[in-house]
Context: one part of a larger RNA
RNA sequence: GAUUGAACGCUGGCGGCAUGCUUAACACAUGCAAGUCGAACGGUAACAGAAGCUAGCUUGCUAGCUUGCUGACGAGUGGCGGACGGGUGAGUAACGCAUAGGAAUCUACCCAGUAGUGGGGGACAACACGGAGAAAUCCGUGCUAAUACCGCAUACGACCUACGGGUGAAAACGGGGGAUCUUCGGACCUCGUGCUAUUGGAUGAGCCUAUGUCAGAUUAGCUUGUUGGUGGGGUAAUGGCCUACCAAGGCAGCGAUCUGUAGCUGGUCUGAGAGGAUGAUCAGCCACACUGGAACUGAGACACGGUCCAGACUCCUACGGGAGGCAGCAGUGGGGAAUAUUGCACAAUGGGCGCAAGCCUGAUGCAGCAAUGCCGCGUGUGUGAAGAAGGCCUGCGGGUUGUAAAGCACUUUUAUCGGGAAAGAAAAACUCAAGACUAAUACUCUUGACAUUGACGGUACCCGUUGAAUAAGCACCGGCUAACUCCGUGCCAGCAGCCGCGGUAAUACGGAGGGUGCAAGCGUUAAUC
Numbered sequence: 001g002a003u004u005g006a007a008c009g010c011u012g013g014c015g016g017c018a019u020g021c022u023u024a025a026c027a028c029a030u031g032c033a034a035g036u037c038g039a040a041c042g043g044u045a046a047c048a049g050a051a052g053c054u055a056g057c058u059u060g061c062u063a064g065c066u067u068g069c070u071g072a073c074g075a076g077u078g079g080c081g082g083a084c085g086g087g088u089g090a091g092u093a094a095c096g097c098a099u100a101g102g103a104a105u106c107u108a109c110c111c112a113g114u115a116g117u118g119g120g121g122g123a124c125a126a127c128a129c130g131g132a133g134a135a136a137u138c139c140g141u142g143c144u145a146a147u148a149c150c151g152c153a154u155a156c157g158a159c160c161u162a163c164g165g166g167u168g169a170a171a172a173c174g175g176g177g178g179a180u181c182u183u184c185g186g187a188c189c190u191c192g193u194g195c196u197a198u199u200g201g202a203u204g205a206g207c208c209u210a211u212g213u214c215a216g217a218u219u220a221g222c223u224u225g226u227u228g229g230u231g232g233g234g235u236a237a238u239g240g241c242c243u244a245c246c247a248a249g250g251c252a253g254c255g256a257u258c259u260g261u262a263g264c265u266g267g268u269c270u271g272a273g274a275g276g277a278u279g280a281u282c283a284g285c286c287a288c289a290c291u292g293g294a295a296c297u298g299a300g301a302c303a304c305g306g307u308c309c310a311g312a313c314u315c316c317u318a319c320g321g322g323a324g325g326c327a328g329c330a331g332u333g334g335g336g337a338a339u340a341u342u343g344c345a346c347a348a349u350g351g352g353c354g355c356a357a358g359c360c361u362g363a364u365g366c367a368g369c370a371a372u373g374c375c376g377c378g379u380g381u382g383u384g385a386a387g388a389a390g391g392c393c394u395g396c397g398g399g400u401u402g403u404a405a406a407g408c409a410c411u412u413u414u415a416u417c418g419g420g421a422a423a424g425a426a427a428a429a430c431u432c433a434a435g436a437c438u439a440a441u442a443c444u445c446u447u448g449a450c451a452u453u454g455a456c457g458g459u460a461c462c463c464g465u466u467g468a469a470u471a472a473g474c475a476c477c478g479g480c481u482a483a484c485u486c487c488g489u490g491c492c493a494g495c496a497g498c499c500g501c502g503g504u505a506a507u508a509c510g511g512a513g514g515g516u517g518c519a520a521g522c523g524u525u526a527a528u529c
Stems, first nucleotide, its partner, number of pairs: 001529004006525005013377006019370002021335001026333003030330003035080003040077002043073002047071003050067008087288003096213007105205002110201008118152001120150002127142006158167003172193006180187002214260003221251003226248008263285004267278004290311005313324004341367001343366003349363001350361004380410004390401004417464004424456001431449006473518005478499003484513005494501002
């Protein structure tokens, strides 16, 4: 000199864009953060409507009851999603990360292709009844549906094979409809969405190798599933990954082992560079989710807001037994020099579910707080010598503050008040028109037209009103280092980054006047180059 996720002191007008627990991976009150689908299913607790019955009458309205009939929908079965998104950096010196390669693998949803989607069965929730318990919850009996579950048939691909052969599947739902049939439910036709098997792709993931990746030798030897082989098991897959047997290997002064420290990288800061330091925000990877362990489900987890076991802690209890996990967003206590609101909205972008409408989304978009940083703007402009008054200095003549002020003439950024006013919105739906599909002018799809949707927001921005009106401080002035005098003090009080000042004329202490530097900041402290 540059820099910071900074803090402290003094001061503080505005805007834009960023950033904001670096410490206790300490403990957490409260609310929210993952649901959705009735176009899979049986249904109907609530709300609304309709129909029917009864009663009252103001003769079409009030009350009650019934019917899932309709819009919808609590709880339940089922599907998909809760493995993403969000947080933190404790652990980890490691194939964890980075770069470059590899072969023995899997991949839900998505895209493209091929072939199918036939016919049956038995249950279990919900529900009803009964029971146990303070509760959490649980048990028994009975009824029932499905895209839940299980056989049978079929098998183009697929898998296994001793090449003879063998094995294995499925589920339906919705919209519409002219003939024909009908038990009046529908069959049947068609369109769409699904389902099954399989091939290829895309995406994502698992595995292996080479090289690189902090310090200590006051850590020199380490290792028995250890190193390799064979058989077997296991995995989606290779492999001591596991196991039986056999051999005795493997690593190490080019630092093994041990100890300490640490998430890694793109990057960031500094520097002419080489290098040094660092890893906040943003992006990629990894690890973790009260502590330790384990598996289940699933395409994917050994799973932050899932399960089980053990432990510590907190809470409820009828003492028998139960409940919980903010390193999600806010917020609280604590620690600390120190770090924000228990805000608004799903309008946009993205995600989950759904045919869709839509619902959910503390992701995200915004707003609030903080000069924490960067950038921009302002705190007036011109004129004005009687060089006013006051202050300070003085050699008493004067000098300086100083065109500074006052005065005069202007302007109105910003702030105030009033008015106008974008972009972020493109859609999806509805309706209409044309085309495709089709037996069909239905339905559905494509294209075009029409229309709707804004948290921010009393927005940005623009116009106007008033009036210099609403807005300057901080540090320093001995040398380094830009900037000097007076008074007070008298080795005292004090200053100080280094050299050093202060013991009676201190440009170095304290005050004043003046000056210098930076400026909504300035200085100090800490840290890095």
Notes:
The part of an RNA shown here (small-subunit ribosomal RNA, 5' domain) has 529 nucleotides and comes from an uncultured Gammaproteobacteria bacterium. Its mean pLDDT, the model's own confidence on a scale to 100, is 84. The full RNA is in RNAcentral, with records from ENA, Greengenes and SILVA.